The RNA shown here (transfer RNA) has 72 nucleotides and comes from Abditibacterium sp. Its mean pLDDT, the model's own confidence on a scale to 100, is 82. RNAcentral holds the sequence, with entries from ENA and Rfam.
RNA sequence: UGCCCCUUAGCUCAGCGGUAGAGCAACCGGCUGUUAACCGGUGGGUCGCUGGUUCGAAUCCGGCAGGGGCAG
Numbered sequence: 001u002g003c004c005c006c007u008u009a010g011c012u013c014a015g016c017g018g019u020a021g022a023g024c025a026a027c028c029g030g031c032u033g034u035u036a037a038c039c040g041g042u043g044g045g046u047c048g049c050u051g052g053u054u055c056g057a058a059u060c061c062g063g064c065a066g067g068g069g070c071a072g
Base pairs, nucleotide, nucleotide: 001071002070003069004068005067006066007065010024011023012022013021018055026042027041028040029039030038048064049063050062051061052060
């Protein structure tokens, strides 16, 4: 320098044009003599940044940034 993949909640990841989700963690409650385990619930994300396409973008396109891989 070129090519490919990834970037979404504190963490690990879903979601593939039509109101952003799960598990774990946190918090509250139930159960228990207590703790753990188990069960129920609550809060938490301007979807890496910036433009474009579209009635509508996490999703499609361009640029940039960060991470990983391959080639030279």